[in-house]
Context: one part of a larger RNA
RNA sequence: CUGGGCGUAAAGGGCGCGUAGGCGGCUUUAGAAGUCGCAGGUGAAAUCCCGCGGCUCAACCGUGGAACUGCCUGCGAAACCAUUUAGCUUGAGGACAGGAGAGGGAAGCGGAAUUCCUGGUGUAGCGGUGAAAUGCGUAGAUAUCAGGAGGAACACCAGUGGCGAAGGCGGCUUUCUGGCCUGGUCCUGACGCCGAGGCGCGAAAGCUAGGGGAGCAAACAGGAUUAGAUACCCUGGUAGUCCUAGCUGUAAACGAUGGGCACUAGGUGUUGGGGGGUUCAUACCCUUCAGUGCCGUAGGUAACCCAAUAAGUGCCCCGCCUGGGGAGUACGGUCGCAAGACUGAAACUC
Numbered sequence: 001c002u003g004g005g006c007g008u009a010a011a012g013g014g015c016g017c018g019u020a021g022g023c024g025g026c027u028u029u030a031g032a033a034g035u036c037g038c039a040g041g042u043g044a045a046a047u048c049c050c051g052c053g054g055c056u057c058a059a060c061c062g063u064g065g066a067a068c069u070g071c072c073u074g075c076g077a078a079a080c081c082a083u084u085u086a087g088c089u090u091g092a093g094g095a096c097a098g099g100a101g102a103g104g105g106a107a108g109c110g111g112a113a114u115u116c117c118u119g120g121u122g123u124a125g126c127g128g129u130g131a132a133a134u135g136c137g138u139a140g141a142u143a144u145c146a147g148g149a150g151g152a153a154c155a156c157c158a159g160u161g162g163c164g165a166a167g168g169c170g171g172c173u174u175u176c177u178g179g180c181c182u183g184g185u186c187c188u189g190a191c192g193c194c195g196a197g198g199c200g201c202g203a204a205a206g207c208u209a210g211g212g213g214a215g216c217a218a219a220c221a222g223g224a225u226u227a228g229a230u231a232c233c234c235u236g237g238u239a240g241u242c243c244u245a246g247c248u249g250u251a252a253a254c255g256a257u258g259g260g261c262a263c264u265a266g267g268u269g270u271u272g273g274g275g276g277g278u279u280c281a282u283a284c285c286c287u288u289c290a291g292u293g294c295c296g297u298a299g300g301u302a303a304c305c306c307a308a309u310a311a312g313u314g315c316c317c318c319g320c321c322u323g324g325g326g327a328g329u330a331c332g333g334u335c336g337c338a339a340g341a342c343u344g345a346a347a348c349u350c
Base pairs, nucleotide, nucleotide: 003322004321005320006319007304008303012318014201015200016199017198021194022193023192025088026087027086030083034080035077036076037075038074039073040072041071042070049065050064051063052062053061054060091191092188093187094186095185096183097182098181099180103177104176105175106174107173108172109171110154115149116148117147118146119145120144121143125136126135162169163168206247207246208245209244210243211242215241216240220236221235222234223233258317259316260315261314262313263312266295267294268293269292270291271290272289273288274287275286276285277284299306300305323350324349325348332343333342334341335340
């Protein structure tokens, strides 16, 4: 490179925005670059292929044909592709009217609980475990009542519930702000899809500077356990966990399943809308759109299983794989304060 693949065998980029580029709706006009047809020119010889012939055969050789799938020129066709003219509305977007939501940023507020401090009551234990001990306590602990301080997290509601592109998001109020869904009329008129590079976002841990520090808790110390116990259990406990500004850029970043569009039996739950029926009304029934679960037909699959939220049937675009180990290592490069990240081999070996 070609082919075949990527849920679990190797393989979907962590996620988005978007550049180049690839691909792209319906009707119509023009020329005719691609495309197609016809004709002419050229496409040396040898070789290859076919026929016939010459060496006793063959290899080899001679001769004729075909072929040389290409290029150039002229004439023609106009469906398709590209370009172009004029339009269209179903793709896409907008306006309008409604709707749901832990979507994001900032500020303020609240109660429960833990810990600590002060005071009251009160006395000998508390705590902890499989059992203990370390630890705390007569300098008055634990328990209990009142008051105060401070930090962090928000019980119930809570739900295969909701929102977000992903990471993720959960007390309440205010404010700023993104996206989504539904309805029917109107507007723009293909403005679309994907997206190499690039840019941005990106859990936890970690890093820099400054704050903060209640609880928890790597490291560390002690007590146990044990043959040992650098562990599991217990008592303590520092970074950290929290905030502000910046860096890091990873993950079982998972649905281990890239994005878009279209098509392909049903059944049942649930969330948010719309329409209709019924009712005084809720409920309930029918239907429709968008999401989210379960079951299941065809079909697919090595099987497991997937099955309108496809792993089915097709088209477009991107990423990635190509035996195991060596190895996500070495070297080089780029990035980073560092930790390290990204890119990423080979020898050798099975």
A computed fold for a 350-nucleotide part of an RNA from an uncultured bacterium, annotated as small-subunit ribosomal RNA, central domain. Its Rfam family is "Bacterial small subunit ribosomal RNA". Rfam links the family to the GO terms structural constituent of ribosome and ribosome. Model confidence (mean pLDDT): 90 of 100.